Predicted 3D model of a 508-nucleotide part of an RNA (large-subunit ribosomal RNA, domain I) from Candidatus Moranbacteria bacterium GW2011_GWE1_37_24.
The coordinates come from a structure-prediction model, not an experiment, and the mean pLDDT is 82.
The source organism's lineage runs through Bacteria, Bacteria candidate phyla and Candidatus Moraniibacteriota.
Context: one part of a larger RNA
RNA sequence: CGUAUGGAGGAUGCCUAGACUGAAGUAAGCGAUGAAGGACGUAGCAGGUUGCGAUAAGCCUCGGGGAGCUGCCAAGCAAGCUUUGAUCCGAGGAUUUCCGAAUGAGACAACUCUUCGCCGAUGAGGCGAAAUCAUUAACUGAAUUCAUAGGUUAAUGAAGCACACCCUGGGAACUGAAACAUCUUAGUACCAGGAGGAAAAGAAAACAAUAGUGAUUCCGCAAGUAGUGGCGAGCGAAAGCGGAACAGCCGACACUCUUUAGCAUUGAUCCAAUAGAAUGUCUCUGGAAAGAGCGACCAUAGAGGGUAAUAGUCCCGUAUAUGAACGAUUGAUGUGGAAAUAGGUGUGUCAAAAAGUAGGGCGGGACCGGAGAAAUCCCGUUUGAAGAUGGGAGCACUAACUUCCAAGGCUAAAUAUUACUUCAGAUCGAUAGUGAACUAGUACCGUGAGGGAAAGGUGAAAAGCAUCCCGAUAAGGGAGAUGAAAUAGUAUCUGAAACCAUACGCUA
Numbered sequence: 001c002g003u004a005u006g007g008a009g010g011a012u013g014c015c016u017a018g019a020c021u022g023a024a025g026u027a028a029g030c031g032a033u034g035a036a037g038g039a040c041g042u043a044g045c046a047g048g049u050u051g052c053g054a055u056a057a058g059c060c061u062c063g064g065g066g067a068g069c070u071g072c073c074a075a076g077c078a079a080g081c082u083u084u085g086a087u088c089c090g091a092g093g094a095u096u097u098c099c100g101a102a103u104g105a106g107a108c109a110a111c112u113c114u115u116c117g118c119c120g121a122u123g124a125g126g127c128g129a130a131a132u133c134a135u136u137a138a139c140u141g142a143a144u145u146c147a148u149a150g151g152u153u154a155a156u157g158a159a160g161c162a163c164a165c166c167c168u169g170g171g172a173a174c175u176g177a178a179a180c181a182u183c184u185u186a187g188u189a190c191c192a193g194g195a196g197g198a199a200a201a202g203a204a205a206a207c208a209a210u211a212g213u214g215a216u217u218c219c220g221c222a223a224g225u226a227g228u229g230g231c232g233a234g235c236g237a238a239a240g241c242g243g244a245a246c247a248g249c250c251g252a253c254a255c256u257c258u259u260u261a262g263c264a265u266u267g268a269u270c271c272a273a274u275a276g277a278a279u280g281u282c283u284c285u286g287g288a289a290a291g292a293g294c295g296a297c298c299a300u301a302g303a304g305g306g307u308a309a310u311a312g313u314c315c316c317g318u319a320u321a322u323g324a325a326c327g328a329u330u331g332a333u334g335u336g337g338a339a340a341u342a343g344g345u346g347u348g349u350c351a352a353a354a355a356g357u358a359g360g361g362c363g364g365g366a367c368c369g370g371a372g373a374a375a376u377c378c379c380g381u382u383u384g385a386a387g388a389u390g391g392g393a394g395c396a397c398u399a400a401c402u403u404c405c406a407a408g409g410c411u412a413a414a415u416a417u418u419a420c421u422u423c424a425g426a427u428c429g430a431u432a433g434u435g436a437a438c439u440a441g442u443a444c445c446g447u448g449a450g451g452g453a454a455a456g457g458u459g460a461a462a463a464g465c466a467u468c469c470c471g472a473u474a475a476g477g478g479a480g481a482u483g484a485a486a487u488a489g490u491a492u493c494u495g496a497a498a499c500c501a502u503a504c505g506c507u508a
Base pairs, nucleotide, nucleotide: 001505002504003503004502005501006500007499013493014457015456018428019427020425021424022423023422024421025420026419027418028417029161030160037099038098039097040053041052042051044077045076047073048072049071059093060092061091062090063089064088068081069080070079104113105112106111114130115129116128117127118126119125132158133157134156135155136154137153138152139151140150165196166194167193168192169191170190176183180230206213207212217244218243219242220241221240227235228234248410249409250408251350252349253348254347255346257344258343259342262335263334264333265332266331267330268329269328270327273322274321275320279295280294282293283292284291296313297312298302304316305315306314359383360382361381362380363379364378365377366376369395390405391404392403393402394401444451445450464492467479468478469477470476
């Protein structure tokens, strides 16, 4: 070095219990009636996990269901429950230790200590109340006469959580510009406040351009265009067009017509579930038939999964049909008649149609627009109109023209996001896919904030090796048995390479 046989190792192949992404539907809140999240308990034997709370893998009621059951890892022993309907599934209720906003006081969370009232016997014990702030009310009440501040009591409300989405107030730097200061990163991260199932915006003092459109929002184009920019790096519209979705309204008075609260009847939807077709004792291979052959049948069901290999007709299902009590949501019809200070429809009359506002000066900010020729919008400061014969805008400004009516308010849908359920996939297949297919935010690390793994596969079925032998009643091994297979023996599918050993050979 070669060949062969092994060891060691765990690649590869196959698999999937878990992920990832999307679509649709539902929900979008929980909380002082004590949440979210935890600690500690709780089973006959009880480590983890799930459930539950001293009534503790459970209690009660209603409905479903119909023969077994006492959750899972996880077998066993014991003791029980159950056709007087258990276990299980759905709905409603009871109980619900301690911590936690945590709220009687305190504290190093899951602990310590107290006052008052009621029950009880004056006891043991049990039950209840006692935080703060805001608003309202009552009673009190200083300096100080009235009063006020303050105090006390009661009622009502708030608080905290939810890792997303939304609005508002504050608001960086690294970075890029190949340095750096305007600029960029970016109104991003982060902080604070607030709300909703969405939020915000919204019915033209709008766009447009001689033609017209007709609230807002979102998507595609317009367009990396017009612009802006130490005209550097970069930033970057709008009209218009095509789609999604569409909805408009609010003053006073008078008149007019009409509706409701309640009651009764009735419907729909949601939430367990129920019924559910059709093959052979044929032949072959095989350990095993669902395979091959031959011959039947069902189909509004040939989706999918399982069964000893690949099953429409074996099992669970599937298409289809049906579906309850309590409960939840949402309509319709009838009846009914109190009140108007309620809501709506229509008509008429009257009136109102928004002033320290618009605009100007100065200083900032927002717009595609960095002060620029700089319109438009917002803020601070200082000024300050007109009043429909009026006013704003049309990118300095002016005229003509066009268009609209500010300084009050409300408004669904299309849009954003999270959780759950169902379905799907030219997504991954255990160094991949979530960090996590397994006791995973576990073990472990860190004072702490925080960081954070590895780890899947016997077989169809444990049938998991009875019995004998060696050994020390060990490890391990040899017979033997099971099995289709044991070089499938739990260090278990397949079992590559590096590396190691043995046997035989070749070469110097």